Predicted 3D model of a 544-nucleotide part of an RNA (small-subunit ribosomal RNA, 5' domain) from an uncultured bacterium. The full RNA is in RNAcentral, with records from ENA, Greengenes and SILVA.
Context: one part of a larger RNA
């Protein structure tokens, strides 16, 4: 000097950060991940429209308006349900990891990669279910069975076909396995789907299929570095290495059958204890030392152990299955759960905070869009916990008041300090005015013209108009008003800026060292004064 700090005394304001370091103990209760109706069939409910029976009324006596009710269709709007995406991101913690975990350098000719860019081809024909729903039924619940009925961008075949794959020849080239390129052969896909225009035929855009490339984001090998203890000296059988096979996106003992006996280690193997790793942050002049809080970027975990499905992508915190521990509910047959996601609760501790408020803005999921959901964020609260900022007034003002302290009784000193005059209003209070953050994107008209089109719609691009704010009536500004509402913590022997009186009497106490207190204590209490620092000041813990 520093601090995610904590304590004591003390506390007037505002911007900016911070804020369970300990029990990776256990958790009431709400919320933190869903969206799409421009894939799909229902169910309810509302508007509408059309049509027929009844009914009422008017009369032209078969017409017209009414109101009910059924049937059809169209729109809106809720609801669960089939389906797509997304739920693998975001957010959290540091238990575990001494490890290619992380850092930096490099390699894959041993590898994937949904959404999204560019390109090149296609979107033909068919079929059998199934939830929802109906109808019966078991259960106390969680949650289930049987029969029957339906739709799809769900689901399975066919046709189509390569510059995919596989395989062979041939050429070219590379440190090697090998790579490119050409020729045969052989295999393998899709949804005839949504909407908007138009009306025969199509256009336009979203979707789908296959490929080739890009971009992004993993994944794997590799050199270097990365805590201590040898009072840890030998470890090791899938260990080590070949050949085959199998598994993977891919290499590999990564698995497995055979063979070979290898492999690591004094340059520290193994084993033990400690730890997330880095950018960075503290110190210091460097060199270095310590630390890994909040930001960022990697990694590991989600009650504890395992383990797989799904999917591009997990071996998956708000998924699922075993098997434990614990809690809960039961009609005793069985079910239910998982805050280290955001507030809160108990419990531990010196010690850490609202069961806010909004999705306005960033930023993500869905979606064409409108918009929907976002305890991420954005914002308020609450804490002097830190930094920085302002305030507690400013001139003047000797009778050197009063009053205290002290005294050699003359005076010092507190002290221009009060008071008194004369100002000023930051802060405060009161009124009143009030943002910036808002840009889009959407709709609506108007126009422009490349491309597509027969037109129209779109798509694209300018312009007018039309809205949107949680913070918050908040910052800010404007006017009134009053010196009024705002100073204390420490210490005064040295070291180390600050002395005196009294009281104690090796007692009470003090203290970081050194020491001081036994009858004149600048060192213990107590006033007065002085000193330093300031809404803080001291002490304690840790680092340099």
């Nucleotide at each position: 000097g520093a601090c995610g700090a904590a304590c004591g005394c003390u506390g007037g304001c505002g911007g900016c950060g911070u804020g369970c370091c300990u029990a990776a103990u256990a958790c009431a209760u709400g919320c933190a991940a869903g969206u799409a109706g421009a894939a799909c069939g229902c169910a309810c409910a509302g508007u509408u429209u059309a049509u027929a029976c009844c009914g009422u009324a008017g009369c032209u006596u078969g017409c017209u308006a009414c109101a009910c009710c059924a049937u059809a269709g169209a729109c809106u709007g809720u609801g669960a349900g089939u389906u797509g995406c997304g739920a693998a991101c975001g957010g959290g913690u540091g238990a575990g990891u001494a490890a290619c975990g992380c850092g930096u350098a490099g390699g894959u000719a041993a590898c994937c990669u949904g959404c999204c860019u560019g390109g090149u081809a296609g979107c033909g024909g068919g079929g059998a279910a199934u939830a929802a729903c109906u109808a019966u039924u078991g259960g106390a619940a969680a949650c289930g069975a049987u029969a029957g009925c339906u739709a799809a961008u769900a689901c399975c075949g066919c046709a189509u076909a390569a510059u995919a794959u596989u395989a062979a020849u041939u050429a070219u080239u590379g440190c090697a396995u090998g790579a490119u390129a050409a020729u045969u052969a052989a295999u393998u896909g899709a949804a005839a789907g949504g909407u908007g225009c138009a009306a025969u035929u199509g256009c336009a855009c979203c979707a789908c299929u296959a490929c080739c490339a890009g971009a992004u984001g993993g994944a794997c090998c590799u050199g270097c570095g990365u805590u201590g203890u040898a009072u840890u000296a030998g470890c090791u059988a899938g260990u080590a290495g070949g050949u085959g096979a199998g598994g993977u996106a891919a290499c590999g003992g990564c698995u497995c059958a055979c063979c070979u006996a290898g492999g690591c280690g004094a340059c520290g193997a193994u084993a033990c204890a400690u730890a997330g790793c880095c950018g960075a942050c503290c110190u210091g002049a460097g060199a270095g030392g310590g630390u890994g809080a909040u930001c960022g970027g990697c990694c590991a975990c989600a009650c504890u152990g395992g383990g797989a499905c799904u999917g591009a992508g997990a071996c998956a915190c708000g998924g699922c299955c075993c098997a434990g521990a614990c809690u809960c509910c039961u009609a005793c047959g069985g079910g239910a759960g998982g805050c280290a996601g955001c507030a809160g609760u108990a419990g531990g501790g010196a010690a850490u905070c609202u069961u806010c408020g909004g999705c306005a803005a960033u930023g993500g999921a869905c979606g064409a869009a409108a918009g929907u959901c976002u305890g991420a964020c954005c914002g308020a609260g609450c804490a002097a916990c830190g930094c920085c900022g302002c305030g507690u007034g400013a001139g003047u003002g000797a009778a050197g008041a009063a009053g205290g302290u002290u005294u050699u009784c003359g005076g010092a000193u507190c002290g221009u300090a009060a008071a008194g005059c004369u100002c000023u209003g930051u802060u405060g209070u009161a009124a009143g005015a009030g943002a910036a953050g808002a840009a889009c994107g959407g709709g609506u008209g108007u126009g422009a013209g490349a491309g597509c089109g027969g037109a129209a719609a779109g798509u694209u691009c300018a312009c007018a108009c039309u809205g949107u704010g949680a913070c918050g009536g908040u910052a800010u500004c404007u006017u009134a008003c009053c010196a009024g509402a705002a100073a204390g913590g420490g210490a005064c022997g040295g070291c180390u800026a600050a002395c005196u009186a009294c009281g104690u009497g090796c007692c009470a106490g003090c203290a970081g060292c050194c020491g001081c207190g036994g009858u004149a204590a600048u060192a213990c209490g107590u006033a007065g004064g002085u000193c330093c620092c300031g809404a803080g000041c001291g002490u304690u813990g840790u680092c340099c």